[in-house]
RNA sequence: AGGGGGCCUGAGGCAGCCGCGUGUCCAGCCUUGCGGAAGCAGGCGGGCGCGAGGAAAGUCCGGGCUCCACGAAACAAGGGUGGCGGGUAACGCCCGCCGGUCGCGCCGCGAGGCGGGGCAAGGGAAAGUGCCACAGAAAGCAAACCACCGAUGGCCCGUCAAACGGCACAGGCAAGGGUGAAAGGGUGCGGCAAGAGCGCACCGGGGGGCUGGCAACAGCCACCGCAUGGCAAACCCCACCCGGAGCAAGGCCGAAUAGGGGUCUCGUGCUGCAAGGCAGGCGGGUUUCGCGCCGAGAGACCCGGGUUGGCUGCUAGAGCCGUCGAGCAAUCGCCGGCCCAGAUGAAUGGCUGCCACCGCAGGCCCGUCCCGCAAGGGAUACCGCCUGGGGAGACAGAACCCGGCUUAUGAUGGCCCCCUGAUA
RNA sequence: GCACCCGUAGCUCAGCUGGAUAGAGCGUUGCCCUCCGAAGGCAAAGGUCUCAGGUUCGAAUCCUGACGGGUGCGCCA
Numbered sequence: 001a002g003g004g005g006g007c008c009u010g011a012g013g014c015a016g017c018c019g020c021g022u023g024u025c026c027a028g029c030c031u032u033g034c035g036g037a038a039g040c041a042g043g044c045g046g047g048c049g050c051g052a053g054g055a056a057a058g059u060c061c062g063g064g065c066u067c068c069a070c071g072a073a074a075c076a077a078g079g080g081u082g083g084c085g086g087g088u089a090a091c092g093c094c095c096g097c098c099g100g101u102c103g104c105g106c107c108g109c110g111a112g113g114c115g116g117g118g119c120a121a122g123g124g125a126a127a128g129u130g131c132c133a134c135a136g137a138a139a140g141c142a143a144a145c146c147a148c149c150g151a152u153g154g155c156c157c158g159u160c161a162a163a164c165g166g167c168a169c170a171g172g173c174a175a176g177g178g179u180g181a182a183a184g185g186g187u188g189c190g191g192c193a194a195g196a197g198c199g200c201a202c203c204g205g206g207g208g209g210c211u212g213g214c215a216a217c218a219g220c221c222a223c224c225g226c227a228u229g230g231c232a233a234a235c236c237c238c239a240c241c242c243g244g245a246g247c248a249a250g251g252c253c254g255a256a257u258a259g260g261g262g263u264c265u266c267g268u269g270c271u272g273c274a275a276g277g278c279a280g281g282c283g284g285g286u287u288u289c290g291c292g293c294c295g296a297g298a299g300a301c302c303c304g305g306g307u308u309g310g311c312u313g314c315u316a317g318a319g320c321c322g323u324c325g326a327g328c329a330a331u332c333g334c335c336g337g338c339c340c341a342g343a344u345g346a347a348u349g350g351c352u353g354c355c356a357c358c359g360c361a362g363g364c365c366c367g368u369c370c371c372g373c374a375a376g377g378g379a380u381a382c383c384g385c386c387u388g389g390g391g392a393g394a395c396a397g398a399a400c401c402c403g404g405c406u407u408a409u410g411a412u413g414g415c416c417c418c419c420u421g422a423u424a
Numbered sequence: 425g426c427a428c429c430c431g432u433a434g435c436u437c438a439g440c441u442g443g444a445u446a447g448a449g450c451g452u453u454g455c456c457c458u459c460c461g462a463a464g465g466c467a468a469a470g471g472u473c474u475c476a477g478g479u480u481c482g483a484a485u486c487c488u489g490a491c492g493g494g495u496g497c498g499c500c501a
Base pairs, nucleotide, nucleotide: 001420002419003418004417005416006415007414008413012355013354014353015352016351017350018349020051021050022049023048024047025046026045028044029043030042033040034039053395057406058405060404061403062402063401064400065246066245067244068243071289072288073287074286075285078242079241080240081239082238083097084096085095086094087093098122100119101118102117104115105114106113107112123237124236128235129234130231131230132229145177146176148172149171152170153169154167155166156165185203186202187201188200189199190198204226205224206223208221209220210219211218212217250312251311252310253309260303261302262301263300264299265298266297269278270277271276280294281293282292283291305500306499307498319338320337321336322335324333325332326331357390358389360388361387362386363385364384367380368379369378370377371376425497426496427495428494429493430492431491434450435449436448437447443481452468453467454466455465456464474490475489476488477487478486
């Protein structure tokens, strides 16, 4: 310098003028304000404070908060998660590690091994069921199309008898070819009629023991000739987790209407003068306990009617910034400082100037190179200076609040890793 | 704001316990029939199964994300 990859920063700054929302203050001015009511506690003016995001988005996960009276235990159904350890309020998130895989480099004759990097939803396939189309001989308690062989047996030739030879009939085999995504380990040597873990060495694998590690797992040792392929983002099994609904939750108030109609379910029992008691019914899918409600009505759903209002919930929080410390890291702790939107058809904007910035243009200085005896001429990178120009803006707009993930995103800048090349 | 559903030919839909030729009706085009048209008959064309990634030997179908479209939900009594 080129190529590839990973992580992050950042979302311009200052000033003036005008404008919007909200909170607060005012001794100013005007009306006792707006509205049907609740309510706002009035309007105008002025001062001060604050006023969108890294994703406010998708609504995909996890919580807080509120209601369902859902409090305790067990079970069923349904849903989710899935290597190990840590972080966290929690998570399907984050960090570290382990195993796997992809491509690169190195080593080895080779099978393969090692190093650093990327990727990844990574429990169980010797619990069971199911599927593996087409092709192919055979696709799951394996099989033999071509090929190879035919030692042994058979047949033929030959012979006194054989041997040699021939056929490829019985049969042998699974190395080679072919099919396929996948054909029951691989490399090499021996062996054999031909072959084959048939035997041996090495590589890979398996279960066992020992050692190390919290663990996933790794290393070593001897053994096993290799015996049970893939799919669980197919059913399923195992372990763990989960009650439902959502701020249009919920609470208070106001206005208005036909306090209307229908269907279904369960009930209206005993005792007592009464208060109450017993039994019963209802309340999460079931059961048990507890609790609450019901007493002549209760509950669920549907149709019809009215209204389109106000206050609250509402913003100080797993909050932000900084120093120090613990930790490989995610993250956590101590201390100090700060207060940072609460709108409700929904505010957060516009103009001007200056600056940062620009791989925008031109010029100057310095330096380098070339031509030339020299004077001089020519070319030109970075930095610096001067003049002029630009100074735009991507994705996008809070709506109860947090932690994540995913997706969208223009310009600029920084750090790290790998490979290749060059050597000043 | 919250909850949920659906994307297959021009339109309406089937196929969705994975297996390669993705179908049906209407519509379109051509031919036949008719004096002409309609109806009828025959034939043909027309598809990135919304898009991207993944699992798998193999995806319209299973999983994840994005994009587009649609539906419902207020309060009082």
Predicted 3D model of RNase P RNA and transfer RNA as a complex of 501 nucleotides. Model confidence (mean pLDDT): 75 of 100. Rfam match: Bacterial RNase P class A. The family's RNA type in Rfam is ribozyme.